[in-house]
Context: one part of a larger RNA
């Protein structure tokens, strides 16, 4: 290489949209590129195989036959794949009618808490810990009452509940806006699936410019602890956390499980719709989610099990002993930090 694999052993791209490509529903007619059959030509010799012959045998040499799995031309077949033309509706999409949702963007508003400021009451402590100390306080703290300011986050509801492609999304109202689901079956008529490159989105931290800064808090300072303590604990505290715009492009970006489609026992919760029966409570049923348990099957085992890790098919990504190493070099991107791509020597 072939092959075998990718939940946990190496291995699913962080996610989506989509180009090329690959693959693709039912049916009729046609074509004959693929496909199948026949014929002709060619497929040098040697080599190969079979049966013989010659060196005492073998290797070796040699005769005959077969083969050389291929290519070209031509004739035929038409099931399947492909091409052409037509028809269809089960895939896909549109329309119409509905209900649900922390889906996204912007604006406005709200209360609780925290800190700070001002004023009143009031007096010696407060704070913190395993115990303390640093710290704050007679220049009146802490406590308490009233008023004011600021920023950030939205208790209860709250739920293996909901929404979103993923990252993620949770106070209220308004405006703009995306998607999914259910019912119907009016319309289009395969318009589909996947997707190398490409483009877009992408937590936190970090970066640039300008704001903002209550609380928290890397760094830092001090107090403790300790043999030491560049920590865990305590008192402070700056970047940052917040906003706008622009970068970065990574995560245990996890279900450590790519996407699509079909098939294959059930049981039981939950949330969104529909239908039938029923006065109602409710029962039965159906579609699409989200959980648990469990059969067949599968797995090295654990486990998975109609939300598959089962059984098929299509397309993409990735793996191929450990270390060296996600390093070096080169290239691309980035303001930088760095990211992407990604070896070898050597060694076990």
């Nucleotide at each position: 290489c072939u092959g075998g694999g990718c939940g946990u052993a190496a291995a699913g791209g962080g996610a989506g949209c989509g180009u090329a490509g690959g693959c693709g529903g039912a049916u009729u007619u046609u074509u004959a590129a693929g496909u199948g059959a026949g014929a002709u030509g060619u497929g040098a010799a040697a080599u190969a195989c079979u049966c013989g012959g010659g060196c005492u045998u073998a290797a070796c040499c040699u005769g005959a036959g077969u083969g050389c799995u291929g290519c070209a031309u031509u004739u035929c077949a038409a099931a399947c794949u492909g091409g052409a033309a037509g028809u269809c509706u089960a895939g896909a999409g549109u329309g119409c009618a509905g209900g649900g949702g922390a889906g996204g963007a912007g604006a406005a508003g709200g209360g609780a808490a925290u800190u700070c400021c001002u004023a009143g009451u009031g007096u010696a402590g407060c704070g913190g810990u395993g115990a303390a100390a640093u710290g704050c306080g007679u220049a009146g703290a802490g406590a308490u009452u009233a008023g004011g300011a600021a920023g950030a986050a939205c208790a209860c509801c709250a739920g293996u509940g909901g929404c979103g492609a993923a990252g993620g999304c949770g106070c209220u109202u308004c405006u703009c806006u995306g998607g999914a689901c259910u019912g119907u079956a009016a319309c289009u008529g395969a318009c589909g699936c996947u997707g190398a490159g490409g483009c877009u989105c992408g937590a936190a931290a970090g970066c640039g410019u300008g704001g903002g800064g209550a609380g928290c808090a890397a760094a830092c300072a001090g107090g403790a602890u300790u043999a030491g303590a560049u920590a865990c604990c305590c008192u402070g505290g700056u970047a940052g956390u917040c906003c706008a715009c622009g970068c970065c492009g990574u995560a245990a970006a996890c279900g450590a499980u790519g996407a699509a489609u079909a098939c294959u026992a059930g049981g039981u919760g939950u949330a969104g719709g529909g239908g039938u029966c029923g006065c109602a409570a409710g029962a039965c049923u159906u579609c699409g989610g989200u959980g648990c348990c469990g059969c067949a099957g599968u797995u090295a085992a654990c486990g998975c099990a109609u939300u598959a890790a089962g059984u098929g098919c299509u397309c993409c990504g990735c793996c191929u002993g450990g270390g060296g190493a996600g390093u070096a070099c080169g290239u691309a991107c980035g303001c930088a930090a760095g990211u992407a791509u990604g070896a070898a020597a050597c060694u076990c």
About this RNA
Small-subunit ribosomal RNA, central domain from an uncultured bacterium, 348 nucleotides, folded computationally. Model confidence (mean pLDDT): 87 of 100. Rfam family: Bacterial small subunit ribosomal RNA.